[in-house]
Context: one part of a larger RNA
RNA sequence: UGCAUGUGGUGGAUGCCUUGGCAAUGAUAGGCGACGAAGGACGUGACAGCCUGCGAUAAGCUGCGGGGAGCCGGCAAAUGGGCGCUGAUCCGCAGAUUUCCGAAUGGGGAAACCCGGCCCGCGAGGGUCACCUCGCUCUGAAUUCAUAGGAGCGAAGGGGCGAACCUGGAGAACUGAAACAUCUCAGUAACCAGAGGAACAGAAAUCAACCGAGAUUCCCAGAGUAGUGGCGAGCGAAAUGGGACCAGCCUUCGAGAUUUAGCACCGGCGUUAGCGAAACGUUCUGGAAAGUGCGGCCGCAGAGGGUGAUAGCCCCGUACGCGAAAGCGCUGGUGUGGAACUAGGCUCGAGACAAGUAGGGCGGGACACGUGAAAUCCUGUCUGAAGAUGGGGGGACCAUCCUCCAAGGCUAAAUACUCGUAAUCGACCGAUAGUGAACCAGUACCGUGAGGGAAAGGCGAAAAGAACCCCGGGAGGGGAGUGAAAUAGAUCCUGAAACCGCAUGCAU
Numbered sequence: 001u002g003c004a005u006g007u008g009g010u011g012g013a014u015g016c017c018u019u020g021g022c023a024a025u026g027a028u029a030g031g032c033g034a035c036g037a038a039g040g041a042c043g044u045g046a047c048a049g050c051c052u053g054c055g056a057u058a059a060g061c062u063g064c065g066g067g068g069a070g071c072c073g074g075c076a077a078a079u080g081g082g083c084g085c086u087g088a089u090c091c092g093c094a095g096a097u098u099u100c101c102g103a104a105u106g107g108g109g110a111a112a113c114c115c116g117g118c119c120c121g122c123g124a125g126g127g128u129c130a131c132c133u134c135g136c137u138c139u140g141a142a143u144u145c146a147u148a149g150g151a152g153c154g155a156a157g158g159g160g161c162g163a164a165c166c167u168g169g170a171g172a173a174c175u176g177a178a179a180c181a182u183c184u185c186a187g188u189a190a191c192c193a194g195a196g197g198a199a200c201a202g203a204a205a206u207c208a209a210c211c212g213a214g215a216u217u218c219c220c221a222g223a224g225u226a227g228u229g230g231c232g233a234g235c236g237a238a239a240u241g242g243g244a245c246c247a248g249c250c251u252u253c254g255a256g257a258u259u260u261a262g263c264a265c266c267g268g269c270g271u272u273a274g275c276g277a278a279a280c281g282u283u284c285u286g287g288a289a290a291g292u293g294c295g296g297c298c299g300c301a302g303a304g305g306g307u308g309a310u311a312g313c314c315c316c317g318u319a320c321g322c323g324a325a326a327g328c329g330c331u332g333g334u335g336u337g338g339a340a341c342u343a344g345g346c347u348c349g350a351g352a353c354a355a356g357u358a359g360g361g362c363g364g365g366a367c368a369c370g371u372g373a374a375a376u377c378c379u380g381u382c383u384g385a386a387g388a389u390g391g392g393g394g395g396a397c398c399a400u401c402c403u404c405c406a407a408g409g410c411u412a413a414a415u416a417c418u419c420g421u422a423a424u425c426g427a428c429c430g431a432u433a434g435u436g437a438a439c440c441a442g443u444a445c446c447g448u449g450a451g452g453g454a455a456a457g458g459c460g461a462a463a464a465g466a467a468c469c470c471c472g473g474g475a476g477g478g479g480a481g482u483g484a485a486a487u488a489g490a491u492c493c494u495g496a497a498a499c500c501g502c503a504u505g506c507a508u
Stems, first nucleotide, its partner, number of pairs: 001507009015493001016458002020429002022426001024424002027421002029418002031161002039101003042055003046079001049075003061095006070083003106115003116129005131158002133155007165196001166194004176183001180230001206213002217244005227235002248410003252350005262336011274322003280295003284291001296313002298302001304316003359383008369395001390405005445452002465492001468479004
């Protein structure tokens, strides 16, 4: 030095576990904000670092309910001091307080800071002062009336935030076409504006085909069909049928008869705390019984979790039943009210029925349809009708025929989504997996910045976390002790491999 056997170190694989994730189902909710949000800064405890809570009334204050013996949040014990059956801590509802920044709004500003005016107050201190919009009043040019503009007053109007879904505006390229330009990707992504719990659309100037249907939306088929297309790559309908869901209306005037919403009171149901809830003993093994053996019991409860191993009957629960002073949601009744501040009422009669519009020329865009034979829809520009004896459409255009009535408006449901809430569930993961994050993670760290972005779980049933003695400066170790176990001793379950020792044998 190699090989072998044994025994260790190192290391943290594997097994087991799960507080965290992922996915799904049906409910619920679908907003918060000048009454100052979301999100933060700084404070706040007897001593207080971080998290949580809270706000100078600061781990809290008040009221009303629930609950019933302990409590003063967690890491996290100890010390000190308190509170509680005259009902604390805790849970729910309602209220009070709520520094500073932040739309941030008195002015400024390098966020959490600086500096003011006015009013009230002896003072400490309190209140108020942004901009836009709307309404009213006053005033008022060029320019007579007017209008623009100006001033004042009033407003629980707007502003900002929020995961996706929605509508509108504006709008790429990589890519594909095996290159590339029309085309495609795609009206996608990013961007902007706005809204709602959904949004949009919507009651035929629609389709159809000589038969008829009867608003919109969504799904299935029609159909990868008809078409469109450097007829390339590709793009790609509709009628119709079957389903989901169904709902229709308003406008101008007059007359008439009655309501709803709203408001007040009283109930019902649900929700925001909760309450009751059956039935077991013993033997053996063991550290421990829920396991074994023996004999029982309950069940509208044998879902699940915990307890020193595997528990229907030990604990929490579960089936079932019950419960609210206060708030919220839905709903019923009574009263008030009287088509009005808001909202789209009913009956009768009369009337009205939308012009720079429809259409056309030129240029674009949208329609599955790339200008094509290109109808239809929108319009930048130039034009420009008719008036129900009228007008639009039926894919150039004309006639016949059929069908509808534009140029005003509203409209539930079926549909889309999930930042949340409570519940249930999984031939989903089990710490290199599953969220980036099971752990104080969008942290540490990196970057001027936009931004990027980790690693890191497990003693034991219980700390019983090793008093005391010995070696040592300590670290560490040896005894002793605890424990079922200490090669479970605190980077502690199991403890693979690489890698490194020690002992022995053999070989060299």